Notes
A computed fold for a 509-nucleotide part of an RNA from Bifidobacterium catenulatum subsp. kashiwanohense JCM 15439 = DSM 21854, annotated as small-subunit ribosomal RNA, 5' domain.
Context: one part of a larger RNA
RNA sequence: GGAUGAACGCUGGCGGCGUGCUUAACACAUGCAAGUCGAACGGGAUCCCAGGAGCUUGCUCCUGGGUGAGAGUGGCGAACGGGUGAGUAAUGCGUGACCGACCUGCCCCAUGCACCGGAAUAGCUCCUGGAAACGGGUGGUAAUGCCGGAUGCUCCAUCACACUGCAUGGUGUGUUGGGAAAGCCUUUGCGGCAUGGGAUGGGGUCGCGUCCUAUCAGCUUGAUGGCGGGGUAACGGCCCACCAUGGCUUCGACGGGUAGCCGGCCUGAGAGGGCGACCGGCCACAUUGGGACUGAGAUACGGCCCAGACUCCUACGGGAGGCAGCAGUGGGGAAUAUUGCACAAUGGGCGCAAGCCUGAUGCAGCGACGCCGCGUGCGGGAUGACGGCCUUCGGGUUGUAAACCGCUUUUGAUCGGGAGCAAGCCUUCGGGUGAGUGUACCUUUCGAAUAAGCACCGGCUAACUACGUGCCAGCAGCCGCGGUAAUACGUAGGGUGCAAGCGUUAUCC
Repeated sequence: GGAUGAACGCUGGCGGCGUGCUUAACACAUGCAAGUCGAACGGGAUCCCAGGAGCUUGCUCCUGGGUGAGAGUGGCGAACGGGUGAGUAAUGCGUGACCGACCUGCCCCAUGCACCGGAAUAGCUCCUGGAAACGGGUGGUAAUGCCGGAUGCUCCAUCACACUGCAUGGUGUGUUGGGAAAGCCUUUGCGGCAUGGGAUGGGGUCGCGUCCUAUCAGCUUGAUGGCGGGGUAACGGCCCACCAUGGCUUCGACGGGUAGCCGGCCUGAGAGGGCGACCGGCCACAUUGGGACUGAGAUACGGCCCAGACUCCUACGGGAGGCAGCAGUGGGGAAUAUUGCACAAUGGGCGCAAGCCUGAUGCAGCGACGCCGCGUGCGGGAUGACGGCCUUCGGGUUGUAAACCGCUUUUGAUCGGGAGCAAGCCUUCGGGUGAGUGUACCUUUCGAAUAAGCACCGGCUAACUACGUGCCAGCAGCCGCGGUAAUACGUAGGGUGCAAGCGUUAUCC
C1' cells in the first nucleotide's frame, strides 16, 4: 500500500447493487416451512331449487335436481428444494481413466398385449376400555388396494450345438421350467402390463495430488491371500466355514494435533503466500448413540423403533417433543436484521385441466457493513468590514471567506401524469389476472432553501504559532518528547490530508 462476513470511537444528506451469528452443532415460547388428485374408490355433512304429504300455518317428513365440507381406502410426491460444518487427513475432495461387475420412478422412441375369476379391509353401524395419547370387539361395503388361473413376441433360469472376442465373456438356434396387466372419463382424452433402446440421475474400481508433528518407530488377527458359500443392483473379507502365513513401514506405517474439499477469493511483476463468508459443484450431519422398514431412490432434518440426556402434560396408570428450514426468544459475545408481503414472475410437487400447496423464490423492512454514483450550490463582490488569532504595534492572517447583488434547482417538499416486469392462463369473447406499487420515470410550483465531518501538523510524513503545564499531567507505530520560553502533553488560532465518511484495533499478503 492492498484486502475484510469485521468490531470500536466521533460524525452522518440521498440513491443503486450487494451483503449481514465468524462466538454456544447452546436451549428454544409462538406461527408458518409438503402436499395434492373426485378423470382410482365407497360414501356424503351443509346449503339451495322444484314437487308432494302431515298438520300445532310455519315447522316436520318424503321424492327429484344441484352444491359438494371434514374424515377414510388408494396413487404420486414427501430421498427434491431449504439449513449447518459438528465429524472426517480419507469409506472425503480434485483430476484423469475404467465397469466384459451394476441400478435408474417420472420423461422420450419402438414392438407386442390387457382374457376369466376370487377373498378381504378402512371409512360406516353398534358395543366398549382410557384422564389423555391412543385403542379393542361386532356387522356389513368399494377400488387403478390384495390374491388365483389363462395367454405371453420378447424376458429369466437350466441343458445342448454352432460361430466369435480382449481372461472372466459375446452372438445365434433349439429343449425343459417360470413369470404380466386396470381401469376411469365421455371432450381433445388420461392411464395399465411386458420387453428392448435412449436420456437423466446414481453405485462401484483404479492412478496421481491433498496440513503440522519422530519429544509418535514399529503397526496389524478378518489382519494378508486362497478354496467354497452367503449377501448385494453389482465386484469384493462385505460376511461366514476351512486352509496358508501373510500385509504395511524412515519414499514416515501406526499414533497425536488441526481441518469439511474444490471452482474460486485476497495479495503479489511473477514464483509464491494466506483464506475457503456470499454464489456454484461434491461430501457429511439433523438433540446424542444404535437399528431397520417402506420405496426406483433413504439407512430418511419437519417418518418409524430402541437406549441416553433434557423439556413439557398427567386423573401417577401413562403419554408428548426435537428451529444446524423462515421469522422470532433467552444465552454466549467486540459483533450480525422483520414473529413483514405475495405466489404476479422463475422454478418445484400433485392434477387432463381449472387449480391447490410452496418462509424455494420474487419483493419489501432494518444496519454507511462494503462497492459505486450524486449532493451539501454557481457567478460577481475590498474601505480587504466586524469578530478571532498572532504581532517587531507598523501590521499580518482568517479572507472573496462573509455581508450584499444576480442566477440555478440536482436532492427535498408539492400538484398532476405514469410504464415495464404479462409469457401464460381463464373467459359469458366484452374482458379479467402485479406482491413489489401509484414504484421507476416524466411534469407543475416553492425556495439556497433540507445536508460536513474526522484524523493529523518533531523526523519517517503533507502541514506552525500562542497560551497553559513543568520528568507532573500526559503522548508514543519506531526513534523518542515532558525537569519554566515544549512546532512532540492540553487548549486555541492557523494549516495539511481524506471526505459521508474519517480514524483506531484485529487478521492476511
Model confidence (mean pLDDT): 82 of 100.